[in-house]
RNA sequence: GCCGAUUUAGCUCAGUAGGUAGAGCGCAACAAUGGUAAUGUUGAGGUCAUCAGUUCGAUUCUGGUAAUCGGCA
Numbered sequence: 001g002c003c004g005a006u007u008u009a010g011c012u013c014a015g016u017a018g019g020u021a022g023a024g025c026g027c028a029a030c031a032a033u034g035g036u037a038a039u040g041u042u043g044a045g046g047u048c049a050u051c052a053g054u055u056c057g058a059u060u061c062u063g064g065u066a067a068u069c070g071g072c073a
Base pairs, nucleotide, nucleotide: 001072002071003070004069005068006067007066010025011024012023013022019056027043028042029041030040031039049065050064051063052062053061
C1' cells in the first nucleotide's frame, strides 16, 4: 500500500426482507430471612463508533472517516 471482518447498556452478546432496540451478568430499590448469601419483583442505564447520502421513515441500505482484528504484498 491492497483486501476482508467487527463496532448495539458498565461487561459479554442478540436483533430486525427499513417502521421510535432486547437478553444474561453487573447496578439500585423493595419483598423474603433472626441475619448474610442465594432467591423473587420492580426500576435505572443506549445520539445502535462517527460524518454524509437514499427514503415519509435508517441500528438495518450506500459512501467516506476512525478504532480493533485478520490476510496479501

Overview: This is a predicted structure of a 73-nucleotide RNA (transfer RNA) from an Erysipelotrichaceae bacterium. It matches the Rfam family "tRNA". It was read from a public genome assembly. The coordinates come from a structure-prediction model, not an experiment, and the mean pLDDT is 83.